Background
Predicted 3D model of a 75-nucleotide RNA (transfer RNA) from Gracilibacillus halotolerans. Its Rfam family is "tRNA". By type it is a transfer RNA. Rfam describes the family as follows. Transfer RNA (tRNA) molecules are approximately 80 nucleotides in length. The coordinates come from a structure-prediction model, not an experiment, and the mean pLDDT is 80.

RNA sequence: GCGGCCAUGGCGAAGUGGUUAACGCACCGGAUUGUGGCUCCGGCAUCGUGGGUUCAAUUCCCACUGGUCGCCCCA
Numbered sequence: 001g002c003g004g005c006c007a008u009g010g011c012g013a014a015g016u017g018g019u020u021a022a023c024g025c026a027c028c029g030g031a032u033u034g035u036g037g038c039u040c041c042g043g044c045a046u047c048g049u050g051g052g053u054u055c056a057a058u059u060c061c062c063a064c065u066g067g068u069c070g071c072c073c074c075a
Base pairs, nucleotide, nucleotide: 001071002070003069004068005067006066007065010025011024012023018055027043028042029041030040031039048064049063050062051061052060
């Protein structure tokens, strides 16, 4: 340099055009408890950035940024 794949809460991770984005851990608030733990209830995401397509985009397209894998060239 070329090509593929990936980017979703603090962390892991599902969702892949259609009203409100699962779940687990962590964290915060509450219930229970003599205290703590366990258990239970509730809260916590404008989906990497910018643009495009669409009535509608986390989802499709393009560029960029970052990560990862492979290939090529030089030494």